Context: one part of a larger RNA
Molecule: small-subunit ribosomal RNA, central domain
Organism: uncultured Fibrobacter sp.
RNA sequence: CUGGGCGUAAAGGGAGCGUAGGCGGAAGUGCAAGCAAUCUGUAUAAUCCUGGGGCCCAACCCCAGUUCUGCAGAUUGGACUGUAUUUCUUGAAUGGUUCAGAGGCAAGCGGAAUUUCUGGUGUAGCGGUGGAAUGCGUAGAGAUCAGAAAGAACACCAAUGGCGAAGGCAGCUUGCUGGGGACUUAUUGACGCUGAGGCUCGAAAGUGUGGGUAGCAAACAGGAUUAGAUACCCUGGUAGUCCACACUGUAAACGAUGCAUACUGGGUGUCCGAAAUUCGUUUCGGGUACCGUAGCUAACGCGUUAAGUAUGCCGCCUGGGGAGUACGUACGCAAGUAUGAAACUC
Numbered sequence: 001c002u003g004g005g006c007g008u009a010a011a012g013g014g015a016g017c018g019u020a021g022g023c024g025g026a027a028g029u030g031c032a033a034g035c036a037a038u039c040u041g042u043a044u045a046a047u048c049c050u051g052g053g054g055c056c057c058a059a060c061c062c063c064a065g066u067u068c069u070g071c072a073g074a075u076u077g078g079a080c081u082g083u084a085u086u087u088c089u090u091g092a093a094u095g096g097u098u099c100a101g102a103g104g105c106a107a108g109c110g111g112a113a114u115u116u117c118u119g120g121u122g123u124a125g126c127g128g129u130g131g132a133a134u135g136c137g138u139a140g141a142g143a144u145c146a147g148a149a150a151g152a153a154c155a156c157c158a159a160u161g162g163c164g165a166a167g168g169c170a171g172c173u174u175g176c177u178g179g180g181g182a183c184u185u186a187u188u189g190a191c192g193c194u195g196a197g198g199c200u201c202g203a204a205a206g207u208g209u210g211g212g213u214a215g216c217a218a219a220c221a222g223g224a225u226u227a228g229a230u231a232c233c234c235u236g237g238u239a240g241u242c243c244a245c246a247c248u249g250u251a252a253a254c255g256a257u258g259c260a261u262a263c264u265g266g267g268u269g270u271c272c273g274a275a276a277u278u279c280g281u282u283u284c285g286g287g288u289a290c291c292g293u294a295g296c297u298a299a300c301g302c303g304u305u306a307a308g309u310a311u312g313c314c315g316c317c318u319g320g321g322g323a324g325u326a327c328g329u330a331c332g333c334a335a336g337u338a339u340g341a342a343a344c345u346c
Stems, first nucleotide, its partner, number of pairs: 004317003007300002012314001014201004021194003025088007033081002035077009049065006091191001092188003095184005103177007110154001114150008125136002162169002206247006215241002220236004258313006266291011295302002319346003328339004
C1' cells in the first nucleotide's frame, strides 16, 4: 500500500461555523471530456509463456507467435458520470399563524440559613470524638431574645422532566437576544451533505491586574491515632472558591458510540404542538426514556434515538513496555499544551 476495523479488545477529533476538496434530487434537449466498441499507428532486445527447429538428450541456442498492456489518432454509440441549457418541487431555505423551554447577556429585587458585631436575660461550662485532646469560656462563653452588617448559594416545586452544538444552564421580575417544534403550502427553485487547513466556543484547576471574602478549604500549624502517620479523625487556617477584564485550552470534555440522508415488526411511559372527539380518549408530527421482533455482535448487549440494511464525507487504529517520553517546531506570563519518534526490551 492493499485489506480489516474504531460502545467495552488499539482506534470518533471536546464542540460548532465554514474555505479548498470530495459527494449530490426529478424531467427534457445538445455536446462527447470520462466511458464503451471497431480500426490504424506506435511502444528495445533478451527473459517468461505457446508452437516448431538445432547440438545424441538435457541444460543451452535459433525461428515464429502470443502476452504485459500503455500512449496517440480515426470512426461510431449516447445508458451512466461530466458539461451547457430549459423546466419541476419532494431536499434545503424564506414568509404567515402559533407554542414550550434552568438557551444566552445585563440590571434590579427577595426570603431562609451561616458567620460576625451591638444590646438584654442568664451561669459554668461549651465544643469535639470510637474515646480524647488541642480550641473557646468567669475579661461572662455556650443557650435564648431583639437589632445590625456581610458574602455566597437559591430548600419545597423537581421529574425516569425541559433547553442548549458541546462545555453547560435552576429564587423572582424587567430589558435585549440566539435556537427549536407544530400548522399553513404563500415564496425561491437543488440554493444541498460533509469538511483537510482555518476561525470561534470550550467544566474544574491554574495564571496576570484590580476588587471582594460569610461559609468551605489545598498548603500550613496544633491535637489525636500509630511501631512510624509528612494520612485517614479533631481544632484552627492561607491561596482558592465570588466579581470585572485578560490568559490558559485541558477532563472518564462519556452515550467511552463523528456528521448527514434513506429504508427495516411491535409494546409501555412521559414532554411539546396540531387535528378529531361519544370529552373517556384517539390519530398525526417532533423530542425524551424503558422493553423487545428481524437483523447484528466474541460476548455483554444494540435494536426506527441501531451497535440493523445502505450511501456520502471527515477523523482515527495497526502488539505490550520504552512514551504521550526525547529532540525539533509552534503557542503560552508561567504552569504547560499541540505535534511526536528511536535505540533497547518482552